[in-house]
RNA sequence: AACUGAAAAAGGCAAACUUAUCGAAAGAUAAGGACGCAAAGUUAUGGGCCUAAAGUUUACUAUGGCUGCCAGACCGCCGGA
Numbered sequence: 001a002a003c004u005g006a007a008a009a010a011g012g013c014a015a016a017c018u019u020a021u022c023g024a025a026a027g028a029u030a031a032g033g034a035c036g037c038a039a040a041g042u043u044a045u046g047g048g049c050c051u052a053a054a055g056u057u058u059a060c061u062a063u064g065g066c067u068g069c070c071a072g073a074c075c076g077c078c079g080g081a
Base pairs, nucleotide, nucleotide: 003080004079005078012037013036017032018031019030020029021028022027035068041074042073043072045071046070047069048066049065050064054061055060056059
């Protein structure tokens, strides 16, 4: 440096749900809480998905979101060979 996650250790994150706040909504943040996660760390870059205030042609559109959907990019703990 690349590969790998069998058994361990140190630690880490936190789904659903509840409460509060923000938001038109999707959703976000904080606290509680653990279904899970070896990148469940970062990034909307490509695909995908959610929402439709506003706009328009009245059923469509992202300029709003989701990285715990799949890739890409960047970065990282412990162990193995």